Guanidine-I riboswitch aptamer from Devosia sp. Root685, 110 nucleotides, folded computationally. It was read from a public genome assembly, where an Rfam model found it. NCBI's taxonomy places the organism under Bacteria, Pseudomonadota, Hyphomicrobiales, Devosiaceae, Devosia.
RNA sequence: UGAGUUAGCGGCUAGGGUUCCGGCAUCGCGGUGAUGCGUCUGGUCCGAGAGCUGCUACCGGACCGGGAGACAUCCGGCCGGGUGCACGGCGGGACAAAAGCCCGGGAGAC
Numbered sequence: 001u002g003a004g005u006u007a008g009c010g011g012c013u014a015g016g017g018u019u020c021c022g023g024c025a026u027c028g029c030g031g032u033g034a035u036g037c038g039u040c041u042g043g044u045c046c047g048a049g050a051g052c053u054g055c056u057a058c059c060g061g062a063c064c065g066g067g068a069g070a071c072a073u074c075c076g077g078c079c080g081g082g083u084g085c086a087c088g089g090c091g092g093g094a095c096a097a098a099a100g101c102c103c104g105g106g107a108g109a110c
Stems, first nucleotide, its partner, number of pairs: 007056006015046002020043002022040001023037005057083003061079001063077004085105001087108001091103003
């Protein structure tokens, strides 16, 4: 100086708003409801690159078995280990709407 890999999915949470449910207020009420409020704790819902967790995948190692005969190579089983580091706007986007979601490990900073 150059190249490659440093992963994927699920569950949960921090957080988020208000489509639905519920709640509150007003009006109406034979049955049945209408409007407003998320500055309503909540249920449904959305939800993390830098949060938690599980599985998978990949890389490494030991042991066992098979072909064939020592090694090598190939296939399978089983048990471990590893998958680093990570400060971050403004603005825009989707869904009903918002957000630590997406743009985005971006711009920028170190």